[in-house]
RNA sequence: GGGUGGACCCUGCGUGAUGUCGGUGCGUGAACCUGGUCAGGUGGGGAACCAAGCAGCCAUAAGCGAUUUCCGGCAGGCCGCGGGCAAUCUGUUCC
Numbered sequence: 001g002g003g004u005g006g007a008c009c010c011u012g013c014g015u016g017a018u019g020u021c022g023g024u025g026c027g028u029g030a031a032c033c034u035g036g037u038c039a040g041g042u043g044g045g046g047a048a049c050c051a052a053g054c055a056g057c058c059a060u061a062a063g064c065g066a067u068u069u070c071c072g073g074c075a076g077g078c079c080g081c082g083g084g085c086a087a088u089c090u091g092u093u094c095c
Base pairs, nucleotide, nucleotide: 001094002093003092004091005090006089007088009084010083011082012081013080014079018075019074020073021072022071023070026065027064028063034059035058036057037056042051043050044049
């Protein structure tokens, strides 16, 4: 000096995890200004019934809470497989 391999560097794809945000699931959640059902009581009616409707109960809105159930966005990084290099480092080999 040449050949060749690897590392570094860049890059494509993929698995899984982490952080954060949003949605979802779960729980809770309205004296009255949500809904349903409306005991009692009230009103109308001769009556049958009707009406409005408090408490209670049920379901939920906004909100709040716990665990991360599930889905997604963003971020940095590990690992696997491939691709790409001028230079640098390194192994091997030839002259």

A computed fold for a 95-nucleotide RNA from a Victivallaceae bacterium, annotated as Bacterial small signal recognition particle RNA. Taxonomically the source falls in Victivallaceae (Bacteria, Lentisphaerota, Lentisphaeria, Victivallales). It is recorded under the gene name ffs. Its Rfam family is "Bacterial small signal recognition particle RNA". Gene Ontology terms of the family: signal recognition particle, plasma membrane targeting and SRP-dependent cotranslational protein targeting to membrane, signal sequence recognition. The family's RNA type in Rfam is non-coding RNA gene. The sequence is in RNAcentral, with records from ENA.